[in-house]
RNA sequence: AGUCCGCCGGGCAACCGCGGCGCGCAAGCGCGGAGGAAAGUCCGGGCCCCGCAGAGCAGGAUGCCGGCUAACGGCCGGGCGCAGCAAGCCGCGCGAAAGCGCGGCCCAAGGCGACGGAAAGUGGAACAGAAAACAUACCGCCGAUGGCCGCAAGGAUCAGGCAAGGUUGAAAUGGUGCGCCUUCGGGCGGGCGGCAACGCCGGGUAAGAGCCCACCGCGUACGUGGCAACACGUGCGGCAUGCAAAACCCCAUCCGGGGCAAGGCCAAAUAGGGAAGCCAUGACGCGGCUCGUGUCGCUUCCGGGUAGGCUGCUCGAGCGGCGUGGCAACACGCCGCCCAGAUGAAUGGUUGCCGGUGCGUUCGCGCACAACAGAACCCGGCUUACAGGCGGACUU
Numbered sequence: 001a002g003u004c005c006g007c008c009g010g011g012c013a014a015c016c017g018c019g020g021c022g023c024g025c026a027a028g029c030g031c032g033g034a035g036g037a038a039a040g041u042c043c044g045g046g047c048c049c050c051g052c053a054g055a056g057c058a059g060g061a062u063g064c065c066g067g068c069u070a071a072c073g074g075c076c077g078g079g080c081g082c083a084g085c086a087a088g089c090c091g092c093g094c095g096a097a098a099g100c101g102c103g104g105c106c107c108a109a110g111g112c113g114a115c116g117g118a119a120a121g122u123g124g125a126a127c128a129g130a131a132a133a134c135a136u137a138c139c140g141c142c143g144a145u146g147g148c149c150g151c152a153a154g155g156a157u158c159a160g161g162c163a164a165g166g167u168u169g170a171a172a173u174g175g176u177g178c179g180c181c182u183u184c185g186g187g188c189g190g191g192c193g194g195c196a197a198c199g200c201c202g203g204g205u206a207a208g209a210g211c212c213c214a215c216c217g218c219g220u221a222c223g224u225g226g227c228a229a230c231a232c233g234u235g236c237g238g239c240a241u242g243c244a245a246a247a248c249c250c251c252a253u254c255c256g257g258g259g260c261a262a263g264g265c266c267a268a269a270u271a272g273g274g275a276a277g278c279c280a281u282g283a284c285g286c287g288g289c290u291c292g293u294g295u296c297g298c299u300u301c302c303g304g305g306u307a308g309g310c311u312g313c314u315c316g317a318g319c320g321g322c323g324u325g326g327c328a329a330c331a332c333g334c335c336g337c338c339c340a341g342a343u344g345a346a347u348g349g350u351u352g353c354c355g356g357u358g359c360g361u362u363c364g365c366g367c368a369c370a371a372c373a374g375a376a377c378c379c380g381g382c383u384u385a386c387a388g389g390c391g392g393a394c395u396u
Stems, first nucleotide, its partner, number of pairs: 001395008010354007018033001020031004035372001039383002042381005047259004059255005064078005079115001080113003088105007116250002121248002124243001138166002140162003145159002148155002174216004178189004190201004202212002217239002219236007263311004273302006282296005318337008356369005
């Protein structure tokens, strides 16, 4: 200088309030009373109710490897890839110099990656462009051979050939090719062409190629290292295989639904339901009568639901310290601690002292200000918001 991580989130006291618990007949007394995110409700679990023989389909999520965990889309460690700041190296410019600026290479710690499969199948790539995947031919280049013109030298480019270069685009069908050295950036040397600047230099050819050769690359087999992802090496000569799976799809793994307004208990008034009994031996219905039966009335009992109340409810994958194992996430052991439970919903206010920041100052002090936000069944994460302050690690 840079990068990353962790922590704090004003402190103490008095008085007055608010709501919780305990003691008390009461008055009152005692104890404790928001957060790192209580937020978003995005993942995962506990707990509860419902469902469920088993298997499959559909649907959803996840997706390099290993580990951690109750579980996870989380965390830790590793692999691979991408981008790239500082430092460093090289070149150019400016400068008297120190140095500065620009470009390139390389790129620490660290950052980013939905990072299985595109070499199974189907489909896709706007605009621009000749061409967007069975390669193509706009500009351009060549033009041996055949044809044309020319007596010829030669010319033109009709047939034909090419893809080095230009043009378009996010992307254009992989790269390299004399020798030596190399820290792989480059440096030194050689040959050919050319007056030179400069260009070219595997073969092949008229010139060339997507035609051949070699190497790199990809794939694959084996070996070595690693638990693995993967890395390195050797062989084969299989391929010359571009992008996108956050297109369908394929492969692997996981997933039943709903949530504390879950769920459980107590339980009025009123209305209605069921059972037993009673009553005028009443009224009405069962086509006229008798018996029987039903409805209407009263009393008692029973059960369900509603209002309301209780519970679930806060002792828990808990917190702190130390030790052991582990790179770490984390696990285990010992000791200590109890830390909000409201439900129209408390957690606040005032004062004093000490801190913080800003302003002023006669240097004694005075004045002003106070981040984001606020529990609601409970935990583990992620994400987002946050004035100010403190600490640590790593790299150059």